[in-house]
RNA sequence: AUGAAGAGUUUGAUUCUGGCUCAGGAUUAACGCUGGCGGUAUGUAUAAUACAUGCAAGUCGAGCGCCCUGCACCCAGUCUACAAUAUUUUGUAGGUUGAGUGCAGGGAGCGGCGAACGGGUGCGUAACACGUUGGAAUAUUCCUCGAACUCAGGGAUAACACAUAGAAAUAUGUGCUAAUACCGGAUGGUCCCGAAAGGGUAAAGAUUUAUCGGUUCGAGAGUAGCCUGCGGCCUAUCAGCUUGUUGGUGAGGUAACGGCUCACCAAGGCAAUGACGGGUAGCUGGUCUGAGAGGACGACCAGCCACAAUGGGACUGAGACAUGGCCCAUACUCCUACGGGAGGCAGCAGUAAAGAAUCUUUCGCAAUGGGGGAAACCCUGACGAAGCGAUACCGCGUGAGCGAUGAAGGUCGUAAGAUCGUAAAGCUCUUUUCUGAAGGAAUAAUUCUGAAGGUACUUUAGGAAUAAGCACCGGCUAACUCCGUGCCAGCAGCCGCGGUAAUACGGAGGGUGCAAGCGUUAUCCGGAAUCAUUGGGCGUAAAGCGUACGCAGGUGGUUUGUUAAGUUGAGUAUUAAAUCUUGAAGCCCAACUUCAAGGCUGUGCUCAAAACUGGCAGACUAGAACACUUUAGAGGUGCAUGGAAUUCUGUGUGUAGGGGUAAAAUCCGUUGAUACACAGAAGAACACCAAAAGCGAAGGCAGUGCACUGGAAAGUUGUUGACACUCAUGUACGAAAGCGUGGGGAGCGAAAAGGAUUAGAUACCCUUGUAGUCCACGCCUUAAACUAUGGAUACUAGUUGUUGGGAGAUUCGACCCUCUCAGUGACGUCGCAAACGCAUUAAGUAUCCCGCCUGGGAAGUACGGUCGCAAGAUUAAAACUCAAAGAAAUAGACGGGGACCCACACAAGCGGUGGAGCAUCUGGUUUAAUUCGAUAGUAAGCGAGGAACCUUACCUAGGCUUGACAUCCCAAGAAUCUCCUGGAAACAGGGGAGUGCCUCACGGAACUUGGAGACAGGUGCUGCAUGGUUGUCGUCAGCUCGUGCCUUGAGGUGUUCGGUUAAGUCCGUAAACGAGCGCAACCCAUGUCAUGUGUUGCAUAUUUCACAUGAGACUGCCGAUUCAAAGUCGGAGGAAGGUAUGGAUGACGUCAAAUCAGCAUGGCCCUUAUGCCUAGGGCGACACAGGUGCUACAAUGGAUGGUACAAUGGGUAGCAAUUCCGUAAGGAGGAGCCAAUCCCAAAAGCUGUUCGUAGUUCGGAUUGAGGGCUGAAACUCGCCCUCAUGAAGUUGGAAUCGCUAGUAACCGCGGAUCAGCCAUGGCGCGGUGAAUAAGUUCCUGGGUCUUGUACUCACCGCCCGUCACACUAUGAAAGGUAGGAGUGCCCGAAGUGCCCUUAGCAAAUGAGCGGGGCCCUAAGGCAAGACUACUGAUUGGAGUGAAGUCGUAACAAGGUAUCCGUAGGAGAACCUGCGGAUGGAUCAUCUCCUUU
Repeated sequence: AUGAAGAGUUUGAUUCUGGCUCAGGAUUAACGCUGGCGGUAUGUAUAAUACAUGCAAGUCGAGCGCCCUGCACCCAGUCUACAAUAUUUUGUAGGUUGAGUGCAGGGAGCGGCGAACGGGUGCGUAACACGUUGGAAUAUUCCUCGAACUCAGGGAUAACACAUAGAAAUAUGUGCUAAUACCGGAUGGUCCCGAAAGGGUAAAGAUUUAUCGGUUCGAGAGUAGCCUGCGGCCUAUCAGCUUGUUGGUGAGGUAACGGCUCACCAAGGCAAUGACGGGUAGCUGGUCUGAGAGGACGACCAGCCACAAUGGGACUGAGACAUGGCCCAUACUCCUACGGGAGGCAGCAGUAAAGAAUCUUUCGCAAUGGGGGAAACCCUGACGAAGCGAUACCGCGUGAGCGAUGAAGGUCGUAAGAUCGUAAAGCUCUUUUCUGAAGGAAUAAUUCUGAAGGUACUUUAGGAAUAAGCACCGGCUAACUCCGUGCCAGCAGCCGCGGUAAUACGGAGGGUGCAAGCGUUAUCCGGAAUCAUUGGGCGUAAAGCGUACGCAGGUGGUUUGUUAAGUUGAGUAUUAAAUCUUGAAGCCCAACUUCAAGGCUGUGCUCAAAACUGGCAGACUAGAACACUUUAGAGGUGCAUGGAAUUCUGUGUGUAGGGGUAAAAUCCGUUGAUACACAGAAGAACACCAAAAGCGAAGGCAGUGCACUGGAAAGUUGUUGACACUCAUGUACGAAAGCGUGGGGAGCGAAAAGGAUUAGAUACCCUUGUAGUCCACGCCUUAAACUAUGGAUACUAGUUGUUGGGAGAUUCGACCCUCUCAGUGACGUCGCAAACGCAUUAAGUAUCCCGCCUGGGAAGUACGGUCGCAAGAUUAAAACUCAAAGAAAUAGACGGGGACCCACACAAGCGGUGGAGCAUCUGGUUUAAUUCGAUAGUAAGCGAGGAACCUUACCUAGGCUUGACAUCCCAAGAAUCUCCUGGAAACAGGGGAGUGCCUCACGGAACUUGGAGACAGGUGCUGCAUGGUUGUCGUCAGCUCGUGCCUUGAGGUGUUCGGUUAAGUCCGUAAACGAGCGCAACCCAUGUCAUGUGUUGCAUAUUUCACAUGAGACUGCCGAUUCAAAGUCGGAGGAAGGUAUGGAUGACGUCAAAUCAGCAUGGCCCUUAUGCCUAGGGCGACACAGGUGCUACAAUGGAUGGUACAAUGGGUAGCAAUUCCGUAAGGAGGAGCCAAUCCCAAAAGCUGUUCGUAGUUCGGAUUGAGGGCUGAAACUCGCCCUCAUGAAGUUGGAAUCGCUAGUAACCGCGGAUCAGCCAUGGCGCGGUGAAUAAGUUCCUGGGUCUUGUACUCACCGCCCGUCACACUAUGAAAGGUAGGAGUGCCCGAAGUGCCCUUAGCAAAUGAGCGGGGCCCUAAGGCAAGACUACUGAUUGGAGUGAAGUCGUAACAAGGUAUCCGUAGGAGAACCUGCGGAUGGAUCAUCUCCUUU
């Protein structure tokens, strides 16, 4: 020294990278809503656009003359009156005229000073313009100090007067006049020139008599000019610029240096440390922000600069190239008599215009300051004040205390209440502010003077009186409910909200924040370490150049001396004031102001130090290089040469095929292929050796030999002595493809052709095949040119291979072994890293140098430049658009990835379905209605375990409206029973019977009727608001937790692994140890035995049976096997053997699965109807399709006679025996039974006869007739019986279902529901009673582990491109328009300078005015180009857009692994060739196509 905060958003979740967004502060602000007061500040950011009107610079009479007016005095003239006097005349008073003098006022003029300050603006300017530092070759009015002087003269001129011209502005002529105006002369110095002698140069007076001036010189202060080091914008898609240019000599010019200008000479000067060009911009003190370093800005205030309608120029002056001065040109405006003139608000006010937007045509010189003056004083839109604006900052107020029936009212509500809320009302106070009245400043230190101003302020009276809004309330972010709306309307800073229960839209109530303001918009800084000096990165996220060489540059080993540039310290000067910080003080406080101190991080100078860096000089050897001795090698170039194979050609043998594929075909072959043998030709590539091997800078390099040649490593000594490292620009090399010229061409093979495949197949597969691949020369210069890892140096545990050397030890000699140098691999510690991983070959620890990155897309694209023959390469944006894009890892899911395991999953069997008829359910269709629900598996003989009415929810018709049902109130009546009329009934109307129970005698309870309203009622909607219940995966073996451990974390471990099991069952191992829900067991039934009991049971009985209680089975025993264990296999015993069998039992969860119509329930909807009642109809329809079943197709059968054996159950509005009637269904009758007692009550089977393979003595549909039963009722629409009728059907296509033992199959029996029954269904029961498998290749489903993933709504996923449509920005484009700058030529105003001047003026010599010419030159004109901006028919791609078209390229081995470079082709994604990468899965072998 006091200073540093984060959050939201990518994902199923995580860590990281990375952008976007927010919270803070600020503003010359604007807009919306609102608005009480005061103080202090501040107010055209746009059009440097144009300006009406007024004012903004004058002053001096103590420089000067003149004109006008007034007064006074004096003189003269004149008039009037009076007086005196003898007339003349004189005097007095008054008026008037003229001259003079004085005073006062006014006016213009000559002259002096000022006007170059003050005030405004920011156009231009990238510059010595500014800031800061230093400097020398300068000038300076006024001011201060010092010294000296101030003498004597002269001629004009304005004003004025007269005259003339003109509309005016103004001009001209004649005449008069003054000066501190002008001129010469004298004198003079410490002045100037000169070496000296010598020469030259000055003045002004006024006057009140005491001052003010004047001239010269010197000094000072202040001011101004000039030079200079350093500092501060963008752009290289601006790389070369420059001819007065750079320097010299001489001259001119200037106040002064200087190419400032000119003549001559030389050829220089600047530039990657960014010249030149383009764009933008006044600079600074400072302001805002920030912890700081920084970043942005340059309003107000202050310093400097520039400018004054645009451009140029000079004059005057101390000072200007001046503008509230002049001249010229141009544009514009105004006046005009048309001839000619006038003007310049970027001064203060004000106007118009532009714009989102910025004020009064105010007061005063009282203060401060300025100009003039001796002064008084005058002038001052500088300034001091006021006015307007919430524009900003600061301060104050809108009341305070008490006050609970917690009023009314609003809002919410579970209806209890809660909240607004002590808030209000009411009571008691106060008076800042407000209104009235009275008084009344300071500001002037020190005489006068007060605009503001009767203001601030003070006193007093009155009365809560005059005074609160704005934004927000999903998260970030403080603050929540109701209603409305219903992906609409709308909101939104980011994420996002809204599709019927919105804390996110709109309103309301409530709340939160700030407050005379509050929000929004815009801009800047911050957060952003998101350009990183402080303080980032580059293996995979964006990012290492393809590689090397190397100039500049940067960096650089050990040591000595010296120096002092960097560095450090001390001193000093400066860093204007204001601002800032601190401490005080003044306005009541604060803002604000004042004072003091500090600071202003910068720069200069002086002194000192000498460690470090640098410079200079010297030395060294550890870096580097060289010499020498060896070693290995596909290092390079050229030449030569070899064998195998392929193809072709020839000959021979030989005959019908060959070839190719998943399978084929195109193709070759009887003109003789393929095959075999021999011979020949050609081109390309080099098997084995061969390897994590070797060499090279990289690309890359492979038969063998020879020649030439580059580099590396090791060893030992010697030599040089830092010679080194890196490297922008540059140079060289640089796979494959491609290009040019010329060869060559066997095989392979883009393009092309054909055959297949396919929905298509411009592909994958096959048959051919051209460029090309090969060689020489020349280009191209790019790759996943990769270790996705730049180079160099040093340091930092190890272990183990391998290549090339060396040493040691040992040996006869070696190998093995130990150590070491250089390469090349694997693992691994520290450390690092987001993780994956890297780890002496670093991605570790450090230093140096280079390259590169800064969200995704647009885009490595456009334009421009460079290179190239071309293809193209390189350099390289923006508009627009999105809120992400991305990396690594995690859990799942998925894969036409892998491994293991299980299941009637397949296989092995038995029986079915699918074909027929019928039953039933569903779809569809029909209908007034065919009520509703269930729809892959997980709907369809399901809800429904009983639709003729009822049920019933549907339709038609007729009715009711507090209702069929519940509660409350009032009135009447008991209730109830019964009859008649109308009607289909509901219902309507009428009549009769009946008067009950309790009681304290009022009334009460129940019921009925009537009335009013609260309400009832709804099978109406939402199963996507819900409860409950259920299905399914699945009776599959899984799903989790606690503690511990590992990971930054999601998460993992446990639960994996090796065995085993039906099982996450058990055992072993193991950073896990335990536990829970599931598994198993416990429960029920059956099977064996024992015991007890014995009704209705056996006639009796130890037995059977029934009930109850127990026993029994546990891999317990034996053997084999497993290392062992768990277990498995076999055996014994046993009724039963490895879960004995069958049930019940269904983990965490999935499917927004099903159900609002079983019930319950939120919300919404209907209320003379979507409610309720009644009758009839419908739910039963019928071209058709599907599911589930029944009966069959027959002889293992049908028919018929005889005969045997069950169990579960049910039965009083019931089951019903024996008996009788009927062919039968059934009827009559009724014993027995409220049931181990009675009844319902068996069939297949066994046995005898018949039928003889046929649409039948099979099959029974359909139909006719006649009956029975139930029931108000049998038509729609019941069941049963008898007789008659006698359909399809002769074992069922593709496909598909069930079942592993008392199972399948076959056979009957019983209940529930139920008046009856459409039951062939469903649920149970028993009888007879098999076959096959002991396996896991495949199909289906599931489990575990592993792998890939761009999926997570999870493959029914994701996703690419063309085409079509709409919109947006942008590139090209024949051209077009505009602009600024430059070049050349022409013309050339004003003006400085120079030259000439014999005509005019003027003159006293010179000089001058005037006239002419020359140089330079503004504006203008012409010409040719370049650049910039805008525009442009048409055209190119790009981006965006809930549901368009075509395909399916990518993600899994994505179904042909993908990608990179290049070339060709194709509707499109893409395909193919060549070379490359792994950022490819799976590997015991093979495996075609498709899968939206």
Molecule: small-subunit ribosomal RNA
Organism: Candidatus Altimarinota bacterium